Notes:
A computed fold for a 187-nucleotide RNA from Bacillus taeanensis, annotated as Lysine riboswitch aptamer. The RNAcentral record of the sequence draws on Rfam. The source organism's lineage runs through Bacteria, Bacillati, Bacilli, Caryophanales and Bacillus. The model forms 98% of the base pairs in the Rfam consensus.
RNA sequence: AGUGAUGGUAGAGGCGCGAAAACCAUUAGUAAGCUUUUGAAGAGAAUGAGCUCUAGUGAGAAAGACUGAAAGGGGAAUUCGCCGAAGUGGAAAGAAGCUCAUUAUCUUGAAGCUGGACCUGUAUUGAAUAAGUGCAGGGCUGUCACACAAUCUUCUCCCAAAGAUUGUGUGGAGAACUAUCUCACGA
Numbered sequence: 001a002g003u004g005a006u007g008g009u010a011g012a013g014g015c016g017c018g019a020a021a022a023c024c025a026u027u028a029g030u031a032a033g034c035u036u037u038u039g040a041a042g043a044g045a046a047u048g049a050g051c052u053c054u055a056g057u058g059a060g061a062a063a064g065a066c067u068g069a070a071a072g073g074g075g076a077a078u079u080c081g082c083c084g085a086a087g088u089g090g091a092a093a094g095a096a097g098c099u100c101a102u103u104a105u106c107u108u109g110a111a112g113c114u115g116g117a118c119c120u121g122u123a124u125u126g127a128a129u130a131a132g133u134g135c136a137g138g139g140c141u142g143u144c145a146c147a148c149a150a151u152c153u154u155c156u157c158c159c160a161a162a163g164a165u166u167g168u169g170u171g172g173a174g175a176a177c178u179a180u181c182u183c184a185c186g187a
Stems, first nucleotide, its partner, number of pairs: 002185004007181005014083001016082005023075002032067002035064004042054001044051001045103006086114003092108004115141002118138008143172012
């Protein structure tokens, strides 16, 4: 020289990733409240058991009139944190819901998978033709390796060798890549 250490620091990819509050549209003239009519026995997320409140002084449900939201998701800009940024996944655990059991809901979340953005198809979530996600396909792009070609540099010249850049092709994956530092080994 180099090799190893998921070691430390900094950095690059680009419609780059994520978060936050305010604003805007949509959700929606929906849910809900009050009231009229119909109607006739239950109701409390679904089922079963219990428990509690309520109900012929009309439950649930349906239709009409009046009043009339919100959350999640989205948009353009701003601020902040960053480049496994993040996404998916769901072992395991907890919470609330009247209690228990099984589901459903909410919160935290291991292993595993994905370099990135985009387009198309399909499935799913969703109010949605928005947007997200899974799967499949398509080129684009960054990075490293290998091969070929060209140019430049080193060597007095040429050849050769080494290095750098550009182009083409193939392939790999972010625990990566580039630069640098530390430690250990080492010619």